Predicted 3D model of a 73-nucleotide RNA (transfer RNA) from an archaeon. The sequence is in RNAcentral, with records from ENA.
[in-house]
């Protein structure tokens, strides 16, 4: 150097194409239940990789940018 792909709670993952309350599993805390534990079950806590642009309104459309990864040279 040039071109594909991805980037959402601590982890894992839907949502993106078709803009409109950001969903679900685990984890972590808190009741219940149990003699206790474990397992069930309620509830809460936590996220859109970053800057800008369009728009009433962006995780999504648009463009720089970082970071992984693959593929070409």
């Nucleotide at each position: 150097g040039g071109g594909g792909c991805u980037g959402u709670g601590g982890u894992g993952u839907a949502g993106c194409c078709u803009g409109g309350u950001a969903g679900c599993a685990u984890u972590c805390g808190a009741g219940c239940u149990u003699u206790g534990g474990g397992a069930g079950u309620u509830c809460g806590c936590g996220a859109c990789c970053u800057c800008g642009g369009u728009u009433c309104a962006a995780a999504u459309c648009c463009g720089g940018g970082c970071a992984g990864c693959c593929c070409c040279a």

Its Rfam family is "tRNA". By type it is a transfer RNA. The coordinates come from a structure-prediction model, not an experiment, and the mean pLDDT is 82.